Transfer RNA from an uncultured Bacteroidales bacterium, 73 nucleotides, folded computationally. Rfam family: tRNA. The family's RNA type in Rfam is transfer RNA.
[in-house]
RNA sequence: GGAGAUAUCGUCUAGCGGUCUAGGACGCCGCCCUCUCACGGCGGAAACCAGGGUUCGAGUCCCUGUUUCUCUA
Repeated sequence: GGAGAUAUCGUCUAGCGGUCUAGGACGCCGCCCUCUCACGGCGGAAACCAGGGUUCGAGUCCCUGUUUCUCUA
């Protein structure tokens, strides 16, 4: 240089164009439980890489850039 893949809460991740007000686990915060801690129970906050495009409708499809990974000369 060429090709392919990847990007979603703090972290890991789910999400066949509409049923999504974006779900789960760990972590965090609060309450309950306990003499206290831990465990356990209940609740809460927290995310779609950026910019364009297609579409009635985009986390999802397309393009460009960027990130990371892999293959290859």